[in-house]
Context: one part of a larger RNA
RNA sequence: CUGGGUGUAAAGGGCGUGUAGACGGGACUGCAAGUCAGAUGUGAAAUCCCCGGGCUUAACCCGGGGGCUGCAUUUGAAACUGCGGUUCUUGAGUGUCGGAGAGGAAAGCGGAAUUCCUAGUGUAGCGGUGAAAUGCGUAGAUAUUAGGAGGAACACCAGUGGCGAAGGCGGCUUUCUGGACGAUAACUGACGUUGAGGCGCGAAAGCGUGGGGAGCAAACAGGAUUAGAUACCCUGGUAGUCCACGCUGUAAACGAUGGAUACUAGGUGUGGGGGGUAUCGACUCCCUCCGUGCCGGAGUAAACACAAUAAGUAUCCCACCUGGGGAGUACGGCCGCAAGGUUGAAACUC
Numbered sequence: 001c002u003g004g005g006u007g008u009a010a011a012g013g014g015c016g017u018g019u020a021g022a023c024g025g026g027a028c029u030g031c032a033a034g035u036c037a038g039a040u041g042u043g044a045a046a047u048c049c050c051c052g053g054g055c056u057u058a059a060c061c062c063g064g065g066g067g068c069u070g071c072a073u074u075u076g077a078a079a080c081u082g083c084g085g086u087u088c089u090u091g092a093g094u095g096u097c098g099g100a101g102a103g104g105a106a107a108g109c110g111g112a113a114u115u116c117c118u119a120g121u122g123u124a125g126c127g128g129u130g131a132a133a134u135g136c137g138u139a140g141a142u143a144u145u146a147g148g149a150g151g152a153a154c155a156c157c158a159g160u161g162g163c164g165a166a167g168g169c170g171g172c173u174u175u176c177u178g179g180a181c182g183a184u185a186a187c188u189g190a191c192g193u194u195g196a197g198g199c200g201c202g203a204a205a206g207c208g209u210g211g212g213g214a215g216c217a218a219a220c221a222g223g224a225u226u227a228g229a230u231a232c233c234c235u236g237g238u239a240g241u242c243c244a245c246g247c248u249g250u251a252a253a254c255g256a257u258g259g260a261u262a263c264u265a266g267g268u269g270u271g272g273g274g275g276g277u278a279u280c281g282a283c284u285c286c287c288u289c290c291g292u293g294c295c296g297g298a299g300u301a302a303a304c305a306c307a308a309u310a311a312g313u314a315u316c317c318c319a320c321c322u323g324g325g326g327a328g329u330a331c332g333g334c335c336g337c338a339a340g341g342u343u344g345a346a347a348c349u350c
Base pairs, nucleotide, nucleotide: 003322004321005320006319007304008303012318014201015200016199017198021194022193023192025088026087027086028085029084030083031082033081034080035077036076037075038074039073040072041071042070048066049065050064051063052062053061054060091191092188093187094186095184096183097182098181103177104176105175106174107173108172109171110154115149116148117147118146119145120144121143125136126135162169163168206247207246208245209244210243211242215241216240220236221235222234223233258317259316260315261314262313263312266295267294268293269292270291271290272289273288274287275286276285299306300305323350324349325348332343333342334341335340
């Protein structure tokens, strides 16, 4: 390389959008590029295969035949692929009606709690721990009552509940806005799937500028513990955590499981919708579509397990793997303010 693989052994890109490309529904018709058939030419000799012959045999050599799987020209075929035309509605999209949702952005509002400030009551402790101490307190703390300030987060509801492509999203109201789902079958008529590059989004931490700072809290300081204790525990405490704008672009970015389509026993929860049956009324019963869980059969699997939300049976497209260490390192390129990211070896060694 071929091949075989990618939940846990090496291996699914963090996620989307989409360019090139690859692949692509039913019917009729034309062309004949691919495809198939025939003919002609060519495909040197040697080699190869078969038959026969010559050296005592063989190797070797000689003769004849075949073959040389290819290319070109030409004549046909039209099932499949392709290209062109016409057409269809089931794939896809649009319209109409309907309800669900922490989907996104901005503005405003609310209560509980912590902290601080002011005032009142009140007096000797409070706090903290395994036990203590540092710390706070007679300059009146802790506790308690009233008022005020400010920041951050939204108890209960809350649910293997919902929404989102992923990251993620949770007090309430308003405005703007994206997507999905159900019903219908009016419209378009294959407009589809995937997607190298590209572009966009992307937790936390971190960075830049300017704000903000209640609580928490890397660093740091002190008290303990200990042989030591640059820790675990305690008292403090700065960046940061919050906001605006910009950057970074990584995570066990996980379902460690790429996307699309079709098919393949069931059972039982739950969320959203539609239809039916029954008693005039369905929360209960039946059917159905979409989502989300559990159990389980066939099948698969090294086992664990997966099992219509597949890791089953198939097709298409992309990404990735190919012994361990060296190493996600070095060098170079690209990106970044930096931190660093991305691409990504080899010697050597087992």